[in-house]
Source information
The RNA shown here (TPP riboswitch aptamer (THI element)) has 106 nucleotides and comes from a Candidatus Zipacnadia bacterium. The coordinates come from a structure-prediction model, not an experiment, and the mean pLDDT is 80. Lineage of the source: Bacteria > Bacillati > Armatimonadota > Candidatus Zipacnadia. Rfam family: TPP riboswitch aptamer (THI element). Rfam links the family to the GO term thiamine pyrophosphate binding.

């Protein structure tokens, strides 16, 4: 200098499903804490705000087509297409590696 590679910083994205339901299964995570609205016997639902966790452009985190298609599952999950689809959140620093230069030696 730097289309490598780790690591922090600080700032943004984004989602929480299924069931055989005292609990269980897939997962990185399956809504923990506050406050609020509505409904309400239990308590639910939805909203801000923090908290985990994933992710930010070499961007399938998400989201949309989709209540989709095929294969498997008890269902979720998971595998294939759809997909060269449409859309989606960076920016500074150490450190290493790599390269250029410039001096010294042999």
């Nucleotide at each position: 200098g730097u289309a490598c590679c780790u690591c922090g910083c600080u700032g943004g994205g984004g989602g929480a499903g299924c069931c055989a339901c005292a609990g269980g299964c897939u997962g990185a995570g399956a809504u923990g804490g506050c406050g609020g609205a509505c409904a309400g016997c239990g308590u639910g639902u939805c909203c801000g705000c923090c908290g985990a966790c994933c992710c930010c452009a070499g961007g399938a985190a998400c989201c949309u087509g989709a209540u989709c298609c095929g294969g498997c599952c008890a269902g979720c999950a998971c595998c294939g297409g759809c997909g060269u689809a449409g859309g989606g959140a960076a920016g500074c620093g150490a450190g290493g590696g790599c390269u250029c230069a410039g001096c010294g030696g042999a």